Transfer RNA from a Phycisphaerales bacterium, 75 nucleotides, folded computationally. Rfam family: tRNA. By type it is a transfer RNA. RNAcentral holds the sequence, with entries from ENA.
[in-house]
RNA sequence: CGGGCUGUAGCGCAGCUUGGUUAGCGCGCCUGACUGGGGGUCAGGAGGUCGACGGUUCAAAUCCGUCCAGCCCGA
Repeated sequence: CGGGCUGUAGCGCAGCUUGGUUAGCGCGCCUGACUGGGGGUCAGGAGGUCGACGGUUCAAAUCCGUCCAGCCCGA
C1' cells in the first nucleotide's frame, strides 16, 4: 500500500440477506418473596439509541460513501 472479516446494554451474542411493530436473548446487576443464609428458586425492574460522520428514503442497526479501531491474508 491492496483485499477480507468484525464493531449492537457491564460481558458473550442474535437481528442486517428481504428497510417499517416498543432493538431482543443468555450471563451479570438492582428490588421483593420463600429460606437459617450474602447460596438457591420465583416474581418484578434498570441499563443501548446499534464504532464515528455524511448520503439515499416518508422511514436506516439494516442500503451507499468516507473515516476510526481490532483481527486475518497478500505485496